[in-house]
Context: one part of a larger RNA
Formats: sequence, C1' cells, structure tokens
RNA sequence: UGACGGGGGCCCGCACAAGCGGUGGAGCAUGUGGUUUAAUUCGAAGCAACGCGCAGAACCUUACCUACCCUUGACAUGUCCAGUAUGGUUUCCAGAGAUGGAUUCCUUCAGUUCGGCUGGCUGGAACACAGGUGCUGCAUGGCUGUCGUCAGCUCGUGUCGUGAGAUGUUGGGUUAAGUCCCGCAACGAGCGCAACCCUCGCCCUUAGUUGCCCUUAUUAAGUUAGGCACUCUAAGGGGACUGCCGGUGAUAAGCCGAGAGGAAGGUGGGGAUGACGUCAAAUCAUCAUGCCCCUUAUGUCUUGGGCUACACACGUGCUACAAUGGCUUGUACAGAGGGCAGCAAAGCCGCGAGGUGGAGCAAAUCCCAAAAAGCAAGUCACAGUUCGGAUUGUAGGCUGAAACUCGCCUACAUGAAGUCGGAAUCGCUAGUAAUCGCAGGUCAGCAUACUGCGGUGAAUACGUUCCCGGGUCUUGUACA
Repeated sequence: UGACGGGGGCCCGCACAAGCGGUGGAGCAUGUGGUUUAAUUCGAAGCAACGCGCAGAACCUUACCUACCCUUGACAUGUCCAGUAUGGUUUCCAGAGAUGGAUUCCUUCAGUUCGGCUGGCUGGAACACAGGUGCUGCAUGGCUGUCGUCAGCUCGUGUCGUGAGAUGUUGGGUUAAGUCCCGCAACGAGCGCAACCCUCGCCCUUAGUUGCCCUUAUUAAGUUAGGCACUCUAAGGGGACUGCCGGUGAUAAGCCGAGAGGAAGGUGGGGAUGACGUCAAAUCAUCAUGCCCCUUAUGUCUUGGGCUACACACGUGCUACAAUGGCUUGUACAGAGGGCAGCAAAGCCGCGAGGUGGAGCAAAUCCCAAAAAGCAAGUCACAGUUCGGAUUGUAGGCUGAAACUCGCCUACAUGAAGUCGGAAUCGCUAGUAAUCGCAGGUCAGCAUACUGCGGUGAAUACGUUCCCGGGUCUUGUACA
C1' cells in the first nucleotide's frame, strides 16, 4: 500500500421488511447430469453452465457411428504430357448411393505472328502442396460474460518521507454520482459521472396521398365530388433551467412545499452508452493464429443410422387443479410487424385441418387479420365434475424425393395424474407485477422457446435491527 475480520462509523441496492404472483407436488415441453448405446458429435459448470452456442437435428445441417468408395484429392497456386473447346440432355446396365460402364440429341470458343502459339477447359503423370469442427483458450488476437451503470481509477508539477509511498482523492455539508459548495500544501489535468444521440409525452411551422372529414352534397361504405380545419404521417423548431415564490441552510452547494405557472418538475419515462481493472472466467467448433499431431487418413464422397435412447436426479417453462370459472350464442376496441420462388381476398366444397379459386398488392392503397381477455344473454351447482387434458385407437389433411426410426395439424372416440403443493426458493416499486392476445426472425415443414407489440391493470414500502452484495472513512492482523 492492499486484502481480510462472526471490528467500528456513515451510506446505497427488490438486499431485508411491507405486499402481489410464482417455483419446489401433478402431466407435458425443453436443457443438463447419469445410465445405455456401434454412435447417442462437441462445447458451456456457483452467482456469471443447464428453453445456453442451436434465429428452429426427418435427408441436408452433422462435426458422431456403420458400411462402401477416392488418394494432388470436394477446394487453391505452380510444372509437364495428351486432347480440342466445351457445356447441357435422353435412355439403359451394375450398385444402397457415391461411383463405374454403355448410349441418344442439342450446343461447340476468344485472341492469333496462322505455328495447338497464347488464354481457357477436360483427361493423365510426378511433385511442391491442399485438407483437418485434430490438441493446447494455461502460447495468442478478436469478441463476450461478471463485479456494475457500481462511482470509482489515475497522471503532471509541487510539497512531505532515507524509502516503499503519502498528499491531491482526506475533512464539514450535499448529491443518483470523485455531483456540487466550503475548507485545506497543494495547483491543475485525463479516463469514468452528467450532458451531447435515439425514442415516448405537449405545442408550433411546413406538407396533404394511399391518411383525415368541421362545413355542403352523395353512398351500403370517407364510397365519390370537395376540402386540408382536425386526426395522423414525417421533417424542422419551441419547451424544463431549481428559472420564479416562501421556508431552511453557513450569505454556499443544496434540501423542503398537497406553492405558482405548466402537457411535463426537480435525472420527466425508456433505450443506447460499461472507466482502471478482477475471475490464467468463456470461446482454437464463428473467424484469425503460434507450437504439436494426421497425410491411401484424424483428409474427401456417399448410404443408412445417431444427435429424438430411459430404472433415475436437477434446472427453465407450458397447461392445470376450477364458479373472479367452464361451455354456447351474439357483440366491441389495438399496436407493432411481414409479404413476389411472396401475402393472398370474395365465391364455392369440406364437421374440420384443408381444398378449389384467383380479385388485389413490390403495399399509409391490397393481403396476412379473427385480436383475446372484455361486454350482453343463457346454461352448469361444487362433483375428479360440462374442471383438467395426458395417454391411446381409428379416420383424414399439409409440407417435402422421402414423415418407420423422428414433423405439424384436424375430426371422432378414449379421458391419466392433478382438489393449490414439505424443507426450501425466485421475480417485481407503476402503466410495473399479474393477466390477455397479436406479430416477427429462424423456416419447405415444425415454437409451450426467443425478440418485439399493444389491451386490461393492482397491492405495498413503518423502516434499515437482521440476511446478501456494494461504496467510503477508520481500526486490528503471526496474510501478500
């Protein structure tokens, strides 16, 4: 100087407390461990691994296993030889296919010193080499997590100390903040904080189609004429600064006010933004890369299988156990997105999944599109039920060469566990929790996951004694 303490002081955080809803019990989905297996590819491991890499394993992906092939190789550059381009296509044979053999038809270069000379392509030869998701993240770059959006981490000069170092950065106040004020052997500065950026909330200006409709007509309908006031859209501005008032404070910084004004008030809400560093943290399987290793195989191609196994254990979720509910009928209101190898309306067929159809739309125009919870009416009467939907059978639909291993959906039938969950444990402070649906990416197909979007919309916070984490000052230490 640090680190640590079941030392002390001060302070903060959904850290506790006060509340609301869960997990832990059930069924299923998904990840992991274990076990099994020819293989169940590999990585991730307290918080910070476990719906994680994977924004989607039937083939492919794919790295694993089995079997069959190839050996200058699937891919790159260079040398030599032969051919002349070459590329596509039909059919047949062998085969699981890769591949090997035969065959039909179409097509058949450019430059040129007219020499297969140059380029190109195909086949062959020998080598240099290619190739490796092989090893080492404890050799590395890059990128990332975490403490933590915590308020810290440092430097120059000066001063003090033999020196390590100290000072500044401590102290008195204050703040979300090393934020600001005052004091002070310090004076300044840098990286962080804040602000500058994006978005939401108010107003103005500009603009008026595909949007809108105050007034006038018109229609089934903003449908059309007309208009751009309003809504909205999207570009530029304004607006908030403790600026004003009162109190308090040290006349300061600031704090308090159910104060004024204001759409908004004390950081207005949200996002982006992550200092010096810590964990030899994660990643050699995104990529790059040193060393080592393989080179008729640890490389390459293909078939089939596996990653989907199942006495069990754990994590994360979904659906429930019902009446604040289930079912039936009617009826209302979003936002944000996506669409041409695409989204697809009306109509018709089907109980339905879906089929047919193809208007319109490269989209403020058309489509996906029905929002759902809600509201109104009816029914069920506390039951393993008109709760719950697992499981299984049958019949179908869709995608795709192909749904057996191993996809999703529909109809009918079946109707399991489950009556609110032990010890323990998690999230959340406001448009939040809870609850309700919608969309998107991935994607041929497949979403209870992920990323967004809006609808309805709470309770509680006395307080900081305690648990956890952090900041700061101080103290002790046989620790570095």

Model confidence (mean pLDDT): 82 of 100.
Predicted 3D model of a 480-nucleotide part of an RNA (small-subunit ribosomal RNA, 3' major domain) from a sludge metagenome.
The RNAcentral record of the full RNA draws on SILVA.